[in-house]
Context: one part of a larger RNA
RNA sequence: UUGGGCGUAAAGAGCUCGUAGGCGGCUUGUCGCGUCGUCCGUGAAAACCCACAGCUCAACUGUGGGCUUGCGGUCGAUACGGGCAGGCUAGAGUUCGGUAGGGGAGACUGGAAUUCCUGGUGUAGCGGUGAAAUGCGCAGAUAUCAGGAGGAACACCGGUGGCGAAGGCGGGUCUCUGGGCCGAUACUGACGCUGAGGAGCGAAAGCGUGGGGAGCGAACAGGAUUAGAUACCCUGGUAGUCCACGCUGUAAACGUUGGGCGCUAGGUGUGGGGGGCCUCUCCGGUUCUCUGUGCCGCAGCUAACGCAUUAAGCGCCCCGCCUGGGGAGUACGGCCGCAAGGCUAAAACUC
Numbered sequence: 001u002u003g004g005g006c007g008u009a010a011a012g013a014g015c016u017c018g019u020a021g022g023c024g025g026c027u028u029g030u031c032g033c034g035u036c037g038u039c040c041g042u043g044a045a046a047a048c049c050c051a052c053a054g055c056u057c058a059a060c061u062g063u064g065g066g067c068u069u070g071c072g073g074u075c076g077a078u079a080c081g082g083g084c085a086g087g088c089u090a091g092a093g094u095u096c097g098g099u100a101g102g103g104g105a106g107a108c109u110g111g112a113a114u115u116c117c118u119g120g121u122g123u124a125g126c127g128g129u130g131a132a133a134u135g136c137g138c139a140g141a142u143a144u145c146a147g148g149a150g151g152a153a154c155a156c157c158g159g160u161g162g163c164g165a166a167g168g169c170g171g172g173u174c175u176c177u178g179g180g181c182c183g184a185u186a187c188u189g190a191c192g193c194u195g196a197g198g199a200g201c202g203a204a205a206g207c208g209u210g211g212g213g214a215g216c217g218a219a220c221a222g223g224a225u226u227a228g229a230u231a232c233c234c235u236g237g238u239a240g241u242c243c244a245c246g247c248u249g250u251a252a253a254c255g256u257u258g259g260g261c262g263c264u265a266g267g268u269g270u271g272g273g274g275g276g277c278c279u280c281u282c283c284g285g286u287u288c289u290c291u292g293u294g295c296c297g298c299a300g301c302u303a304a305c306g307c308a309u310u311a312a313g314c315g316c317c318c319c320g321c322c323u324g325g326g327g328a329g330u331a332c333g334g335c336c337g338c339a340a341g342g343c344u345a346a347a348a349c350u351c
Base pairs, nucleotide, nucleotide: 003323004322005321006320007305008304012319014201015200016199017198021194022193023192025088026087027086028085029084030083031082033081034080035077036076037075039073040072041071042070048066049065050064051063052062053061054060091191092188093187094186095184096183097182098181099180103177104176105175106174107173108172109171110154115149116148117147118146119145120144121143125136126135162169163168206247207246208245209244210243211242215241216240220236221235222234223233258318259317260316261315262314263313266296267295268294269293270292271291272290273289274288275287276286277285278284300307301306324351325350326349333344334343335342336341
């Protein structure tokens, strides 16, 4: 609880779609619901305010007026908001032609490397560390050559580069598929923005069933270190990491910055497209423009840091959220989940 706020002090929901609702372009007519005005009725008394009066004053009391911000009716106004009817094209969308991309799904496939197996060569060490030891090795290891098996990840290109709503996405080919951007303006004619509830998507870890298992590696075991060492270091190593289907629904899910529209100096990189000029042939140079993504910087803003046409500036619309610290994102209840737990969410007490 009026209000003031939400990049870092408390505070933007992880993201999107979308119901109700809120808000909504230009123009014509009409209605007169909101809105505005006149008049009428009503709006008890007391209280309150003003004036006057009565107790010698005052408190107190009485009389009159006001107030009673409202409701109903009547007549009128029609700019703005609204309803209805019509028109428009600047918002939004469709169409056509191009275009960039690790956007998504499935199938197939490639090479390097690690590990393991088989065989050859070969001999006493290898490995590991700050130094060692555990470990591996004469039953032939490490090293090296050839062949084979299997799983996972894709060096270079690679980039404050690209795509996606976010999570996220990177070897190659094919199939299916979403979105963006640019150009043309042929079409629709406000079809828009936001979005309480709701629905869907949602890293990692975790869970269920069935596969798979090379490397890595919670737990665990051993070796060291140490006063101790339930760690850091080393040798091993199970879940897991991978696949299919289902669940979980969280995160420093971060730009710690909700979405939309309009306006407000510039400079300089870089990605995608279009136009002009020079060259006129690709290449290239220059310039304009649309759209992304960075850096610097004016006005302005900010407590400062900083932000600054990708705003944290100037405005409008809609949603979410905050209101001292601890107790506590806890208890209880409810809903969801197989569980782990998630969502919603206090109080006593205390400073």